RNA sequence: UAAAGUUCCCGGGCAAUCGUCCCGACAAUCUUGUCGGGAAGGAAAGUCCGAACACCAACGAGAACCGUGCCCCGGGAAACCGGGGUCUCUGCUGUAAAUCGGCAGGGGAGACAGUGCCACAGAAAACAGACCGCCCCGAUACUUUGGGGUAAGGGUGAAAAGGUGAGGUAAGAGCUCACCGUCCCGUCCGGCAACGGCUGGGUGCAGGGUAAACCUCACGGGGUGCAAGUUCAUGCAGGUUGUGUGCCUCUCGUCGCUAUACAACCGGGUGGAACGCCCAGAUAAAUGAUUGCUGCCCCGAAUUGUCGGGAUACAGAAUUCGGCUUACAGGGAACUUUUUCAA
Numbered sequence: 001u002a003a004a005g006u007u008c009c010c011g012g013g014c015a016a017u018c019g020u021c022c023c024g025a026c027a028a029u030c031u032u033g034u035c036g037g038g039a040a041g042g043a044a045a046g047u048c049c050g051a052a053c054a055c056c057a058a059c060g061a062g063a064a065c066c067g068u069g070c071c072c073c074g075g076g077a078a079a080c081c082g083g084g085g086u087c088u089c090u091g092c093u094g095u096a097a098a099u100c101g102g103c104a105g106g107g108g109a110g111a112c113a114g115u116g117c118c119a120c121a122g123a124a125a126a127c128a129g130a131c132c133g134c135c136c137c138g139a140u141a142c143u144u145u146g147g148g149g150u151a152a153g154g155g156u157g158a159a160a161a162g163g164u165g166a167g168g169u170a171a172g173a174g175c176u177c178a179c180c181g182u183c184c185c186g187u188c189c190g191g192c193a194a195c196g197g198c199u200g201g202g203u204g205c206a207g208g209g210u211a212a213a214c215c216u217c218a219c220g221g222g223g224u225g226c227a228a229g230u231u232c233a234u235g236c237a238g239g240u241u242g243u244g245u246g247c248c249u250c251u252c253g254u255c256g257c258u259a260u261a262c263a264a265c266c267g268g269g270u271g272g273a274a275c276g277c278c279c280a281g282a283u284a285a286a287u288g289a290u291u292g293c294u295g296c297c298c299c300g301a302a303u304u305g306u307c308g309g310g311a312u313a314c315a316g317a318a319u320u321c322g323g324c325u326u327a328c329a330g331g332g333a334a335c336u337u338u339u340u341c342a343a
Base pairs, nucleotide, nucleotide: 002338003337004336005335006334007333008332009331010330012294013293014292015291016290017289018288020039021038022037023036024035025034026033027032041314045325046324048323049322050321051320052319053225054224055223056222058254059253060252061251062250063249065221066220067219068218069217070085071084072083073082074081075080086108087107088106089105090104091103092102093101094100109216110215114214115213116210117209118208131154132153133150134149135148136147137146138145139144162180163179164178165177166176167175181205183202184201185200186199188197189196190195229275230274231273232272238266239265240264241263242262243261246257247256295312297310298309299308300307301306
């Protein structure tokens, strides 16, 4: 210098006129007038997670259901966030090459507890098997066919009874053996740990994948939610059936209230007001419109402080707060890797 990537910030400004909503003061009285002040975000979106708060009597245990899932440190009420590490997979890259190194991204309890699924192709996808082939016996029109054995060679596939070698066999096969690999049990070293390294003994050997498939394990969790809920006003009309029941989804236990109760069904009335609710606080939902100048960006002309044109993202509060995810014209900052040049 160029390219790629990661994270963070800003994302219009000023003025005038008119308008809307709220608050305050003054005036007025049947609704308003004057003055002053204020009025939509980084995501307000999604409604995904957590909490505050509210109501359901309280407490405990279990079940159901839901959530989380490598290790360590820090922050946090939690959710989650930040940093470092470890294992594995993918891509790029350095080197002659690499299972070594660097960068970026995905994933992380369990597949020997059990069940399920793996299209098509293929003989067969696991309590698996014989299409071609190899070997043995028989028939025989001499190239065909019948029976038996086999899973080493070939084929199909993402994946087909571990690999190399030797022995053995009719031909073959962990059939036997050696060395690897797998699996199981240990020892030592490094590390807080996840894990890594070295090594000993045994093992004929569970085919591979899949658990945001069911499931198992560990840890955690009452339910419903501001249309929660509190208070007031208006108004009517209660009836039938059942129950010593009902009161956090179920069970059990303790305990408090409870027939002026509770549950189901039929029927009637109401649809109002205040609060919850706010440094914006509406309640069908306001926070706007116009004009001028200007900022950033793009295009054209021009040249020394210019002119003209175009365009200016995603998007709109509703109980509040902390997160996660998604969208975004344009501008800015920091960092990582590779590349070019110079010292």